RNAcentral holds the sequence, with entries from ENA, Greengenes and SILVA.
The RNA shown here (small-subunit ribosomal RNA) has 1388 nucleotides and comes from an uncultured bacterium.
RNA sequence: AGAGUUUGAUCCUGGCUCAGGAUGAACGCUGGCGGCGUGCUUAACACAUGCAAGUCGAACGGAGUAUGAAUUUAGAUUUCUCACGAUUGAAGAGUUCAUACUUAGUGGCGGACGGGUGAGUAACGCGUGGAUAACCUGCCCCAUACCGGGGGAUAACAGCCGGAAACGGCUGCUAAUACCGCAUAAGCGCACGGGACUGCAUGGCCCUGUGUGAAAAACUCCGGCGGUAUGGGAUGGAUCCGCGUCUGAUUAGCUAGUUGGUGAGAUAAAAGCCCACCAAGGCGACGAUCAGUAGCCGACCUGAGAGGGUGGCCGGCCACAUUGGGACUGAGACACGGCCCAGACUCCUACGGGAGGCAGCAGUGGGGAAUAUUGCACAAUGGGGGAAACCCUGAUGCAGCGACGCCGCGUGAGUGAAGAAGUAAUUCGUUAUGUAAAGCUCUAUCAGCAGGGAAGAAACAGACGGUACCUGAGUAAGAAGCCCCGGCUAACUACGUGCCAGCAGCCGCGGUAAUACGUAGGGGGCAAGCGUUAUCCGGAUUUACUGGGUGUAAAGGGAGCGUAGACGGCGAAGAAAGUCUGAAGUGAAAGCCCGCGGCUUAACCGCGGAACUGCUUUGGAAACUUUUUUGCUGGAGUACCGGAGAGGUAAGCGGAAUUCCUAGUGUAGCGGUGAAAUGCGUAGAUAUUAGGAGGAACACCAGUGGCGAAGGCGGCUUACUGGACGGUAACUGACGUUGAGGCUCGAAAGCGUGGGGAGCAAACAGGAUUAGAUACCCUGGUAGUCCACGCGGUAAACGAUGAAUGCUAGGUGUUGGUGGACAAAGUCCAUCGGUGCCGUCGCAAACGCAGUAAGCAUUCCACCUGGGGAGUACGUUCGCAAGAAUGAAACUCAAAGGAAUUGACGGGGACCCGCACAAGCGGUGGAGCAUGUGGUUUAAUUUGAAGCAACGCGAAGAACCUUACUAAGUCUUGACAUCCUUCUGGAUGCCCCGUAACGGGGGCAGGCCUUCGGGACAGAAGAGACAGGUGGUGCAUGGUUGUCGUCAGCUCGUGUCGUGAGAUGUUGGGUUAAGUCCCGCAACGAGCGCAACCCCUAUCCCCAGUAGCCAGCAGUAAGAUGGGCACUCUGUGGAGACUGCCAGGGACAACCUGGAGGAAGGCGGGGAUGACGUCAAAUCAUCAUGCCCCUUAUGAUCUGGGCUACACACGUGCUACAAUGGCGUAAACAGAGGGAGGCGAAGGAGCGAUCCGGAGCAAACCCCAGAAAUAACGUCCCAGUUCGGAUUGCAGGCUGCAACCCGCCUGCAUGAAGCUGGAAUCGCUAGUAAUCGCGGAUCAGAAUGCCGCGGUGAAUACGUUCCCGGGUCUUGCACACACCGCCCGUCA
Repeated sequence: AGAGUUUGAUCCUGGCUCAGGAUGAACGCUGGCGGCGUGCUUAACACAUGCAAGUCGAACGGAGUAUGAAUUUAGAUUUCUCACGAUUGAAGAGUUCAUACUUAGUGGCGGACGGGUGAGUAACGCGUGGAUAACCUGCCCCAUACCGGGGGAUAACAGCCGGAAACGGCUGCUAAUACCGCAUAAGCGCACGGGACUGCAUGGCCCUGUGUGAAAAACUCCGGCGGUAUGGGAUGGAUCCGCGUCUGAUUAGCUAGUUGGUGAGAUAAAAGCCCACCAAGGCGACGAUCAGUAGCCGACCUGAGAGGGUGGCCGGCCACAUUGGGACUGAGACACGGCCCAGACUCCUACGGGAGGCAGCAGUGGGGAAUAUUGCACAAUGGGGGAAACCCUGAUGCAGCGACGCCGCGUGAGUGAAGAAGUAAUUCGUUAUGUAAAGCUCUAUCAGCAGGGAAGAAACAGACGGUACCUGAGUAAGAAGCCCCGGCUAACUACGUGCCAGCAGCCGCGGUAAUACGUAGGGGGCAAGCGUUAUCCGGAUUUACUGGGUGUAAAGGGAGCGUAGACGGCGAAGAAAGUCUGAAGUGAAAGCCCGCGGCUUAACCGCGGAACUGCUUUGGAAACUUUUUUGCUGGAGUACCGGAGAGGUAAGCGGAAUUCCUAGUGUAGCGGUGAAAUGCGUAGAUAUUAGGAGGAACACCAGUGGCGAAGGCGGCUUACUGGACGGUAACUGACGUUGAGGCUCGAAAGCGUGGGGAGCAAACAGGAUUAGAUACCCUGGUAGUCCACGCGGUAAACGAUGAAUGCUAGGUGUUGGUGGACAAAGUCCAUCGGUGCCGUCGCAAACGCAGUAAGCAUUCCACCUGGGGAGUACGUUCGCAAGAAUGAAACUCAAAGGAAUUGACGGGGACCCGCACAAGCGGUGGAGCAUGUGGUUUAAUUUGAAGCAACGCGAAGAACCUUACUAAGUCUUGACAUCCUUCUGGAUGCCCCGUAACGGGGGCAGGCCUUCGGGACAGAAGAGACAGGUGGUGCAUGGUUGUCGUCAGCUCGUGUCGUGAGAUGUUGGGUUAAGUCCCGCAACGAGCGCAACCCCUAUCCCCAGUAGCCAGCAGUAAGAUGGGCACUCUGUGGAGACUGCCAGGGACAACCUGGAGGAAGGCGGGGAUGACGUCAAAUCAUCAUGCCCCUUAUGAUCUGGGCUACACACGUGCUACAAUGGCGUAAACAGAGGGAGGCGAAGGAGCGAUCCGGAGCAAACCCCAGAAAUAACGUCCCAGUUCGGAUUGCAGGCUGCAACCCGCCUGCAUGAAGCUGGAAUCGCUAGUAAUCGCGGAUCAGAAUGCCGCGGUGAAUACGUUCCCGGGUCUUGCACACACCGCCCGUCA
């Protein structure tokens, strides 16, 4: 940075799609380790359980525990004893005191922080900058002053009572740093005064006088700590203001405490914040109100930037805490883990009542594509309480789970060619995987094992954690997948499938050879990930500020006037809002960027800098914009003079024409059409003459002439009236331009009311046309067209081009003025205004525009953003209605479109050609038969060919064979080819049995070389490779062929033109059969075609002379023979024709016309020869061939049948229908061919087909072989015939193994249809058509077909209007599979 996709190709417009980056992601496949981050985007859905806010006994009275002391009781135990007593006195119980600890209650502080969520909110909520002279602030800090003396209660506690519980009630006792008076008042508050200073309006501050009001708490280890008042600071908060902050006008009006004032109240505090009264205001196109959506920002993603999108984590602010409302306490709340009320829900209940609020951390259910542990610790950082120890802290620090993201590392390294095996491909040779593996050598990062072991805390205290990190031993072991491979886009083959299964982001792929489906091999990309989906930005300059457009692609309003707004001439002076510049404040931190540093590196983190393009305050500058003042005349306007004009409105007048009425003349038609008919007319039309009526429109002039803003305006005259233009330069002095809304005008049709109505004419009627004809054509005809007054408001309202101003080569018309010059009926020059054409620069995709811009600039308005849906629906406004204006979405497509190019096409044009038509001759179509095809039939009727260009075609010849079809039988390495093993020595010929036949069985005869092993060759048997296929695909192919078309075309190189496809050349003027030739020309040349070169034929010459010929000589029945080669003829080689000559035309050309000469004259006549290409034309059944298919059969063989069928239809032919003829008799003249498994003579037999016979001939020698039409003579006499010969019967002949299905020929007999053929259609332009016979290929036999040959031998062509085909140029085109196209509607 671009790419794909509209077309046959091109350029442009324009949409769709892709490649990039990103994510709190999800899904599919896969998954080794670590670090740092991150994790309910959905149900602000409901929540079990545990924890998340307590602390202070140094405020207080109790209660309890422990210890000690005193005392009362008690008396275990010990000692003495005269067992009376004395002594010792433990445990236990009670009272008082002291110490230590615990703490339910009173009291204090905290609970308003921290943590969560984003429902609401479009707002002073947030951001940014200000203001508070309109405010508050616990704990903390500083300063000043003080802490005197009293009082009355109450919880706890005890007793009684109620209740299931929650929780209360009554009586009694008691303390305080709890509560309440009193004293004091430096200072403070309030009320009323006086004075100084000062500000930004209200005001602020200081000093002072009088009156009045309000304080305190103790404790102590005597060090302190605490309390009260006032002022200040700090911190935190509150309120107000400027600016910024999404979409919709199919939401245009909103507002009643609403806007303001006065007074009172409330509050920490200004204020309609609230209330009473008064006034009627306030907001709004600079978007009010309403509706929808949304927490805002620092920032994050993307982008070159400007922008666009987002607001998860982290940080700031706001709001909320089950829903709604309310206040209390307090320095602070209208309070997440406080209170009260109401609602919903859940739970407990003894039914009377109660309890609760995870949007705190975990966790559960639910929802969802989807989001974690009911973990450890207060060790660190911070918070609350406390004097402190300390307690509390799901804040926080850590750990766990998840590839969710970013970053780092690894899954080994070196060597290793027998290029192993396997796999895949293969032209079978090999190639790829691939140094890859194995093998050998080495290493140990991670993971695992073992040992040591931190910092994090300046003294004690470590959850993390035996963690990070370090060391050691030891094994290549434990660690690779995912997507893609037609183009875009890096990467290709095989098999399977066969528009199926499937793929696909776009174009698109798949219908039998798929690099696009599926699998495999190989390759490409990324990698612990890879793909897909979703979303955002980019690419997209595809909303264009940077940075787009509007003649034809989407897009200029139908036109004007004009409001708001936007923009605005020249000179001077001032101000300083914009602008520029300096300074200051702010723009939090984090983030981005730069530098340095810390974790082994990186991610991550720390430090410093830069940046944050903004806002505010202030000093300055004054060119430009703005603003104020003062001038100017160039923009604009006014005045005066002048001429032009279908400009407008109203009134009047005129003639031509149509129609109608009246009268005359006059008679049978008129009218209308492609042709007709309806219609009018003998009741007198049309035509013609005269008179009259009425309405509408104004011929000629008339002109890319005039006027108007547009729509539009056309006879003449008058009245009223608008605008433009020229000249003069007197006046005003920027008065201008544009113009959202608004107002006015606005063709035709249409609507309303009232007139008018000649012609024309929707609707309608009739007649035609037509398959139909609700049309085009004709005859009629009503609204309407006309007038007046209203409505409507649209058009291809177009120059498809908004208005205004300035600038930018020329040339030539026309129209309206003015000035000047001259030799003056005029011409020329200059200038202003309009209207056309051509054209330079420039612009444009091209076409084109080009001073009347679509050029170069400026100002303003309107409009566009893919096609369809659709200018439709809904809503609204307007309208009497018709309808107009405004104006979507769902859904659907990958295009729709503009300009130009090349073709093809046109019932477009011009020119030209062809037996294309015309002019002629003869046919086909009717009959019978032959032959081919379709159809039908059949066991099979094998198959191909299908308009011309299939159909007497493949087939130059189906009785068997052919033969591919069918029925039945038979064979399986095969009928045919190559290779291998074994055996045999044959093969082959003949004979026999058997069969429908092949197949099958048996017998006889019967080789070569040799080193004696065998070999060549052949047969048999066997095994497998293989053979075989007229099976499929001519749409996989080669080759061959048809056709346009023997039409004159088809191209290339270089140059030039064009952005390009392409053009030019090849077009043009002539000419030709011809792109044949000449001339001209931005073309110059060349190639394939044309022509010529080749063959036959027409004339002559030379050479040659047998098998040919015979003039002269000899000679015969006969060129039979001698002889000859002159002629004919044959063969070879030459000559000849070239517009060469003459005349005319043409351009002094090419060439054409005529003529001479010549056998032939303008290509002499025929043939061969077929450009680039078209038709997926024909052929896989001539042959060859890829792929697919069959393999005891789709191969091979054999017998019989079929290809020969037959209600029918078509093509091509033959024979006829007769007298230009038929028949009979006897006569004449060819050419070209063929012949050995052949042609076959003479002679003989037969009516004949033919047979017997076998001379001659491998042929200018012999044979086929008689040519026929023709001519001559005779006959028939117009008829189904002496025409015609089908059909059938009988008898024969020939070929052949065999003529039943199914051959040909002969004789006799039979004697059908048919008397010249409808619509339609074919061939032919001269030795041609027509007609007559002859030959050949194929072939045993079997032509009316095919290919050739000669004989006789015409008619006509004015001409190119028309039909068909073709060529060149041009034009249109929405076609390009190219008119057999494309495409619209209806129906299914």
Its mean pLDDT, the model's own confidence on a scale to 100, is 84.